RNA sequence: UGAGCCGGCCGGGUGGCCGCGGCACGGCAGCGCCCGUGUCGAGGAAGGUCGGGGCUCCACAGGGCAGGGUGCUGGCGAGACGCCAGUCGGGGCGACCCGCAGGAAAGUGCAACAGAGAGCAGACCGCCGAUGGCCUCACGGGCGACCGGGAGCGCACAGGCAAGGGUGAAACGGUGCGGUAAGAGCGCACCAGCGCCCGGGGCGACCCGGGCGGCUCGGCAAACCCCACCCGGAGCAAGGCCAAGCGUGGGUCAGGUUGCCCGCCUCAUGACCCCAGGUGGGCCGCACAGAUGGAUGGCCACCCCGGCGCUGCGGCGCCGGACAGAACCCCGCCUACAGGCCGGCUCACCGU
RNA sequence: GGGCGCUUAGCUCAGCUGGCAGAGCGUCGCCCUUACAAGGCGAAGGUCGGGGGUUCGACUCCCUCAGCGCCCA
Numbered sequence: 001u002g003a004g005c006c007g008g009c010c011g012g013g014u015g016g017c018c019g020c021g022g023c024a025c026g027g028c029a030g031c032g033c034c035c036g037u038g039u040c041g042a043g044g045a046a047g048g049u050c051g052g053g054g055c056u057c058c059a060c061a062g063g064g065c066a067g068g069g070u071g072c073u074g075g076c077g078a079g080a081c082g083c084c085a086g087u088c089g090g091g092g093c094g095a096c097c098c099g100c101a102g103g104a105a106a107g108u109g110c111a112a113c114a115g116a117g118a119g120c121a122g123a124c125c126g127c128c129g130a131u132g133g134c135c136u137c138a139c140g141g142g143c144g145a146c147c148g149g150g151a152g153c154g155c156a157c158a159g160g161c162a163a164g165g166g167u168g169a170a171a172c173g174g175u176g177c178g179g180u181a182a183g184a185g186c187g188c189a190c191c192a193g194c195g196c197c198c199g200g201g202g203c204g205a206c207c208c209g210g211g212c213g214g215c216u217c218g219g220c221a222a223a224c225c226c227c228a229c230c231c232g233g234a235g236c237a238a239g240g241c242c243a244a245g246c247g248u249g250g251g252u253c254a255g256g257u258u259g260c261c262c263g264c265c266u267c268a269u270g271a272c273c274c275c276a277g278g279u280g281g282g283c284c285g286c287a288c289a290g291a292u293g294g295a296u297g298g299c300c301a302c303c304c305c306g307g308c309g310c311u312g313c314g315g316c317g318c319c320g321g322a323c324a325g326a327a328c329c330c331c332g333c334c335u336a337c338a339g340g341c342c343g344g345c346u347c348a349c350c351g352u
Numbered sequence: 353g354g355g356c357g358c359u360u361a362g363c364u365c366a367g368c369u370g371g372c373a374g375a376g377c378g379u380c381g382c383c384c385u386u387a388c389a390a391g392g393c394g395a396a397g398g399u400c401g402g403g404g405g406u407u408c409g410a411c412u413c414c415c416u417c418a419g420c421g422c423c424c425a
Stems, first nucleotide, its partner, number of pairs: 001348010012303007020041008043323001047334002050332005055235004062262004067231005072086005087101001088099004102226002107224002109220002124165002126161003131158002133155002135152003139148003173191006192216001194213008239284004247275001249274005254266003304321007353424007362377004371408001379395005401417005
C1' cells in the first nucleotide's frame, strides 16, 4: 500500500416558528368545548410472529395412549431452537467461520443410473493354471491292445486369484519386503482405523501415552425407530362488568377449548346447526408513550456526512442522508438497514 | 392484533414412503373438410415462489425470506 477477519457503538446535532396526542394545574359560576402554562411522547429492530414466560379463561388442570419438542460438555438464566466458555467434526494459506453435534453390534429400511459386484457383495477385461485333464515328443516294459515314469516359452477344459484396469458418491485398510503357479493380512515391519485393558491430565465433553487382539468396511436417523428429558388446550377479538335492543321460531343430542380411553364435573334457563330479527355503545383488563380510524410531524437558519459541478484554491452552488414506525407486557431468535466511529487481528507485496 | 393454509407448464391441478417432473384444457404443425368446428397424429413449453442447509442425490426433509388467501366481537 492492497485484500480480508472479528468485536463494540452511533444511526444526525443546536436554535427558532407552526402543529399533534396523553396527563396535571389555571381561566369561564359550573360540566363539556375552548384558551393558556407545565410535563411526558417510537426502535435497534417497535418488523416477521419463529421459541418461551407473565396474565386470562376452559371443572381441580387429573392419569394413560397417541402426538409434538429438545438432544456434545460446563456455567448463566424463570425458561428456551437463547447467551458465554470449551470439546469434537468440517471449511479457509491465515486472522477466523460453520455445525438440530445422542444411538447405525436393538430392529426395520434406503442407496436411482452406471458397474462383474451395493449389504454378512462380486469376477467383465485381466493374472495363473502348481494340482487334475487333454495334446505333442523321446525313453523303458510288453507279441499286442496298452502300461510306467519323464520332458514341453504346449492347450486354457476343470479350477484357482482378487494384485492391476474399468464403474460409481461409496467397492471389505495404505506403503514396503517376504511369500506364491498366480495371488491375497497369507506372514512380517511401519502407518491409519476399531474394540478391550492400564497409566496420566481435565469438574466434564474429551485429550495424551503404552500394551493386547482379530487383521478390521462403512454411509443415511433434517428415514421409520430406540434411549434420555420436557410439553394439558386456547388466546387481550383472552376474559369481566354495565347499557340498549331483538324469536318464549325450527332441528339435532349429551356437553365440558384440536384425537382416543379412564376418572371427575355440569345436565338442560345447556351445547351445536339452520332461518329470521336486533345491537354493533361504554368501562375495566391497559402500563411514568399509549390510541380504538389509530398522536410522536413539518418549515427555516447554522453545523455534520456523502456525491456532482464551478473555482481566482480561500471557498461557492445543487442534490441526497437509510431500514422502518408501538397497540396487553416481558425475555430471546431471525430478517431489513444510507452512512459513520472506535478497538483488536491476519495474509500478500514493497522499503529499511 | 391473533390463529391457520397455499405457491409445480399460459390456466386448473396431480406428484411430497427422496432417485432422469406428469395430466386435462390451451398453443403450434400435419391429416381430414370446398371452408370452419369436432376428430386423429405429433411437437414445443418448467429457475417446481427466492436463498441456505442435510444427503451421493431434494418438488419432496430442515431453516429462513417473499407473495397470496381464509378464519376470529
This is a predicted complex of two RNAs, RNase P RNA and transfer RNA, with 425 nucleotides together. The coordinates come from a structure-prediction model, not an experiment, and the mean pLDDT is 77. It holds a member of the Rfam family "Bacterial RNase P class A". It is annotated as a ribozyme.